[in-house]
Predicted 3D model of a 687-nucleotide part of an RNA (large-subunit ribosomal RNA, domain II) from a Candidatus Woesebacteria bacterium. The RNAcentral record of the full RNA draws on ENA. Lineage of the source: Bacteria > Bacteria candidate phyla > Candidatus Woeseibacteriota.
Context: one part of a larger RNA
RNA sequence: ACCGGCGAGUUAUUGUAUGCUGUUCGUGUAAGUGGGUGAUCCCCACGAGCGCAGAGUGAAAGCGAGCCUGAAUAGGGCGAUUAAUAACAGCGUAUGGUAGACCCGAAACCGAGUGAGCUAACCAUGAGCAGGAUGAAGGUUGGGUAAAACCAACUGAAGGUCCGAACCGGUGUAUGUUGCAAGAUGCUCGGAUGACUUGUGGUUAGGGGUAAUAUGCCAAUCGAACUCGGAGAUAGCUGGUUCUCCCCGAAAUAUAUUUAGGUAUAGGCUUACAAUUUAAGUGACAGGGGUAGAGCACUGAAUGGAUCGCAGGGUCGCAAGAUCUUGCAUCUAAUCAAACUCCGAAUACUGUCAUGUAUAUUGUGGGACUCAGUACGCGGGAGCUAAGUUCCGCGGGCAAAAGGGAAACAUCCCAGACCAUCGUCUAAGGUCUCUAAGUUUUAUUUAGUGGUAAAGGAAGUGUAGUUCCUCAGACACCUAGGAGGUCGGCUUAGAAGCAGCCAUCCUUGAAAGAAAGCGUAACAGCUCACUAGCCGAGGGACUAUGCGCCGAAAAUGUAACGAGGCUCAAAUAAAACACCGAAGACAUGGAUUUAUGUAGCAAUAUAUAAGUGGUAGGGGAGUGUUCUGGCGACAGUGAAGGUGAAUCGAGAGGUUUGCUGGAGUUUCCAGAAGCACGGAUGCCGGU
Numbered sequence: 001a002c003c004g005g006c007g008a009g010u011u012a013u014u015g016u017a018u019g020c021u022g023u024u025c026g027u028g029u030a031a032g033u034g035g036g037u038g039a040u041c042c043c044c045a046c047g048a049g050c051g052c053a054g055a056g057u058g059a060a061a062g063c064g065a066g067c068c069u070g071a072a073u074a075g076g077g078c079g080a081u082u083a084a085u086a087a088c089a090g091c092g093u094a095u096g097g098u099a100g101a102c103c104c105g106a107a108a109c110c111g112a113g114u115g116a117g118c119u120a121a122c123c124a125u126g127a128g129c130a131g132g133a134u135g136a137a138g139g140u141u142g143g144g145u146a147a148a149a150c151c152a153a154c155u156g157a158a159g160g161u162c163c164g165a166a167c168c169g170g171u172g173u174a175u176g177u178u179g180c181a182a183g184a185u186g187c188u189c190g191g192a193u194g195a196c197u198u199g200u201g202g203u204u205a206g207g208g209g210u211a212a213u214a215u216g217c218c219a220a221u222c223g224a225a226c227u228c229g230g231a232g233a234u235a236g237c238u239g240g241u242u243c244u245c246c247c248c249g250a251a252a253u254a255u256a257u258u259u260a261g262g263u264a265u266a267g268g269c270u271u272a273c274a275a276u277u278u279a280a281g282u283g284a285c286a287g288g289g290g291u292a293g294a295g296c297a298c299u300g301a302a303u304g305g306a307u308c309g310c311a312g313g314g315u316c317g318c319a320a321g322a323u324c325u326u327g328c329a330u331c332u333a334a335u336c337a338a339a340c341u342c343c344g345a346a347u348a349c350u351g352u353c354a355u356g357u358a359u360a361u362u363g364u365g366g367g368a369c370u371c372a373g374u375a376c377g378c379g380g381g382a383g384c385u386a387a388g389u390u391c392c393g394c395g396g397g398c399a400a401a402a403g404g405g406a407a408a409c410a411u412c413c414c415a416g417a418c419c420a421u422c423g424u425c426u427a428a429g430g431u432c433u434c435u436a437a438g439u440u441u442u443a444u445u446u447a448g449u450g451g452u453a454a455a456g457g458a459a460g461u462g463u464a465g466u467u468c469c470u471c472a473g474a475c476a477c478c479u480a481g482g483a484g485g486u487c488g489g490c491u492u493a494g495a496a497g498c499a500g501c502c503a504u505c506c507u508u509g510a511a512a513g514a515a516a517g518c519g520u521a522a523c524a525g526c527u528c529a530c531u532a533g534c535c536g537a538g539g540g541a542c543u544a545u546g547c548g549c550c551g552a553a554a555a556u557g558u559a560a561c562g563a564g565g566c567u568c569a570a571a572u573a574a575a576a577c578a579c580c581g582a583a584g585a586c587a588u589g590g591a592u593u594u595a596u597g598u599a600g601c602a603a604u605a606u607a608u609a610a611g612u613g614g615u616a617g618g619g620g621a622g623u624g625u626u627c628u629g630g631c632g633a634c635a636g637u638g639a640a641g642g643u644g645a646a647u648c649g650a651g652a653g654g655u656u657u658g659c660u661g662g663a664g665u666u667u668c669c670a671g672a673a674g675c676a677c678g679g680a681u682g683c684c685g686g687u
Base pairs, nucleotide, nucleotide: 001687002686003685004684005683006682011099012098013097014096015095016094017093018092019091020090021089022088023087024086026052027051028050032046033045034044035043036042056063057062066078067077068076069075102240103239105237109230110229111228112227113226114225120204121203122202123201124200125199126198127197128196129194131163132162133161134159138155139154140153141152142151143150167191168190169189172187173186174185175184206222208218209217210216215224243622244621245620246619247618248617253266254265255264256263257262267370268369269367270366271365272364273363274362275361281355282354283353284352285351286350287349293343294341295340299337300336301335303333304332305331306330307329309328310327311326312325313324314323315322316321373398374397376395377394378393379392380391381390382389403414404413405412418590419589420588421587423586424585425584429580430579431578432564433563434562438577439576440575441574442573443572444571450566456550457549460547461546462545463544464543465542466541467540468539469538478533479532480531481530483507484506485505488502489501490500513528516527517526518525591612592611593610594609595608596607597606598605599604623676625673626672627671628670629669630668632666633665634664641660642659643658644657645656646655647654648653
């Protein structure tokens, strides 16, 4: 891991609600007693100043169809008076309380005991330490001294002394890591006469001991040992919780909380009963408002200008004054505001009257679940007008929704799946091939734009428009001219159209600037403006707009159309007519729920209408297993069980039958549960 078996809302008691039953001129007995009986079970009867109900009210004494409050005969509160009914008891179902209370699961706490044969420390009594090295004190002899000190040699043998086996340890590294081993092995290394090592016997015990303190050790267990018990500790936490079908169907919010992943009340769901025509929606009418917008009349913000207003400053001036400037005020033009408003919607909300009759509304009871939400569109706050961000409000979705589209894709678009059909029509979206379905018309685009992106840039190209020139000849090319006063004046080394400053005239003429560029040291030189000729029909400037172009760099591999591939398109714009396309709608047949009607005592049958997606959850109806009672039935002419087949039922499941098996099984009607397994890192067994 798989298979098989086991495996979780029970029981007692006490409330509440509901269904059924019994009694009612209330109801029920408990312990117990008597009788029946083989019997302690069971049946019958009895059994209290007893339980509940039968009257309330008041804090109470109490009073009583009334009582309380009160000074009150007032007012008010709770009752009585009428009726539907209601009361008591038993059983079932649902749910609450008390108990382990659906099951499994702590770490811990407490009590009583067991442990020092491991290990820590200590006590008593024993044992062990190859060999080698060093050579303290002291001593002796000699030297030396006044005597000492002192020096030398010899002797001597000390030491938490040195080297190094046994022994004790465990430094580094490798192997080992389902090991030889729940700590070892190889090499290497520390101590090795000492605070040394070790045998045996003993002492210290868990809120404790022991500890050259490492929170170490106290039997492979130690921030408090182990065993049993309290004990099914507690677990607002995690996991699990077993058959079927039918009806309805949420929430992720408010308030409070030693509260924030829990709970209570409300909100939203379900169910029973009751009530009424009340609901949603729509129409009309009546309301209040200060949002969007707008505005500047207030409060503030804020730009330009004016002023013979007021106040201040600078410069010039003897002064008068002139001039420049700043602030405030006024005027004028144009603005801004969530905490501005002279104004002011649409919606929304409230009410009244109509309409609307729905598996709608309201009320009273029973049962819940929900309190982590989420993306998207819209209105906002926070943030960077960042976030698949966060916090509110409105909405339809997902959650709890399958189907079609978006290549794939909870949340987007279309659309809400009772079942069947090789039937029909459509939605979104599509119609060259993959892939169901398409052709036509007029334009645009050449960029594979389509099939990512900005500021900005450009004789890309289409459309519409404004304006200027033009057969008295435009625009472009070509030919010719482009001159004279004059080298204007000044400046300058020079300045001659062209360094710079000032001025910018006149003449000739078809036209020609005291010059728009290049150029020279300065001239020169080359163009331009301007003019004529040549040519012969459109040309120039600008505005708006459609579609394109550049701007455009990323990491595994084309990879920014799903792919192939597409250019009078298979791209884009406009248009027409077709078609495809879903579990949508319709058609045909069937099932089922609710309401209403008809038939029927009822069960049920039938007609019509509206329904039948669904998590948490509520409600309803059933299937199967084991056992019990009753009437029965089957079985060696083959029970149960096993394994195939056929068949019935909407399903859980049932029936028949072949083979196997070899001795019990069970319909129907009732009753009672150790009553249904795939999950719990479930438990036990097998493989």